[in-house]
RNA sequence: UGUGACAAAGGCAAACCCGCUGAAAGGCGGGGACGCAAAGCCACCGGUCUAAAGGAGAAUGUUUCUCCCAGGAUAGCGGGGCCGCCCGGA
Numbered sequence: 001u002g003u004g005a006c007a008a009a010g011g012c013a014a015a016c017c018c019g020c021u022g023a024a025a026g027g028c029g030g031g032g033a034c035g036c037a038a039a040g041c042c043a044c045c046g047g048u049c050u051a052a053a054g055g056a057g058a059a060u061g062u063u064u065c066u067c068c069c070a071g072g073a074u075a076g077c078g079g080g081g082c083c084g085c086c087c088g089g090a
Base pairs, nucleotide, nucleotide: 001088002087004086011036012035016031017030018029019028020027021026034076040082041081042080044079045078046077047074048073049072050071054068055067056066057065058064059063
């Protein structure tokens, strides 16, 4: 330095199942592999999901629904930032 080889070593692990946790989205552990050359780390920007608190509205005989949203989640949605193994070529 890289269009990461129909190559090698090593790594991660979607769905699903079990357990724990959370209001939820989701997270963690075990099993399991759809995939991944950063599927390592960071919520800064956009997106998406959630919204127990708060706000607005509707129905209603009184607790249910809808919308917005502080906040939360997602790094395996994209951008950006930080760091790095092996291998190939020069």
The prediction has a mean pLDDT of 85. This is a predicted structure of a 90-nucleotide RNA (c-di-GMP-I-GGC riboswitch aptamer) from a Gammaproteobacteria bacterium. Rfam family: c-di-GMP-I-GGC riboswitch aptamer. Its family is annotated with cyclic-di-GMP binding in the Gene Ontology. NCBI's taxonomy places the organism under Bacteria, Pseudomonadati, Pseudomonadota, Gammaproteobacteria.